[in-house]
Formats: sequence, structure tokens, C1' cells
RNA sequence: UUCCGUUUCGUCUAAUGGCAGGACGCCUGUUUCUGACACAGGUAACGGGAGUUCGACUCUCUCAACGGGAA
Repeated sequence: UUCCGUUUCGUCUAAUGGCAGGACGCCUGUUUCUGACACAGGUAACGGGAGUUCGACUCUCUCAACGGGAA
């Protein structure tokens, strides 16, 4: 320089263009003499910008970060 891939709760990981879900964590409650376990409930995310569409995590463009291939 060029080509390809990845980016989603604190972490990991799903979602065929139609309500963003699960696990762990964290918080609260129940239980217990206390704590843990267990059970119930809650918290929290689509990398930035633009476009297409009635509707975008999803398709297109661009920027950024990270990873990889070639020279």
C1' cells in the first nucleotide's frame, strides 16, 4: 500500500428486515442463628455517522478500533 474478517449489557454469547434474548456477574427479596447454596424478581447492551426501506443488530456506503492474508 492492498484485500478479508470482527465490533451487541460489566464479561461471554444468540437473534432469516418485524417487541434486542440467554448464561455468568451485580442488586433486592425469600430461606438460614450468620454466610454460602437454592428459589423469585430486578439491573444493564446493538462502535460513530449517513443511506435504502413502512420498518435495520441484520442490507449499502463511510469513519474508527482490533485481528488476519499478500506485497
Molecule: transfer RNA
Organism: Ruminococcus sp.